[in-house]
RNA sequence: GAGGCCGCGCGGGAGAGUUCGCCCGAUGGCUGGUCCAUCUGGCGGCGCCGAAGGAGCAACCGCCCCCGGAAUCUCUCAGGCAACCGGACCGCGCGCGCCUG
Numbered sequence: 001g002a003g004g005c006c007g008c009g010c011g012g013g014a015g016a017g018u019u020c021g022c023c024c025g026a027u028g029g030c031u032g033g034u035c036c037a038u039c040u041g042g043c044g045g046c047g048c049c050g051a052a053g054g055a056g057c058a059a060c061c062g063c064c065c066c067c068g069g070a071a072u073c074u075c076u077c078a079g080g081c082a083a084c085c086g087g088a089c090c091g092c093g094c095g096c097g098c099c100u101g
Stems, first nucleotide, its partner, number of pairs: 002100004006095007017046001019045005025039005030033001047081003053077001054075003060069003
C1' cells in the first nucleotide's frame, strides 16, 4: 500500500388493506344522546406481503468423499400492508479493530 470481515456515519432502497368491527382518550358538530364524524393508541376478524429477525430444503461454496458453511429459494413463528419509523441489499467514507497473499 491492496483485498476481505466486523463496527459506525451518510445516501439509495421493494412488496402487500390508510379493509371491517370493538374499546380508552382527544378534537369538532348540533338535534346535547353512552348521538355523529375525524385522529393517536390497544384488541380482534377476514384478505394479503416478504428485504428486520427466525426456521426449512438444499442450489451453491470450501476440497473428490467425510465433514463444515450455507441463499435473494421455500415457510410465514415473528415482522409488515397511507405517511413516519423500519428495511435485506448496494454505493461512498471512517476505524489502526481482526484476517489474508
A computed fold for a 101-nucleotide RNA from Sphingomonas sabuli, annotated as Glycine riboswitch aptamer.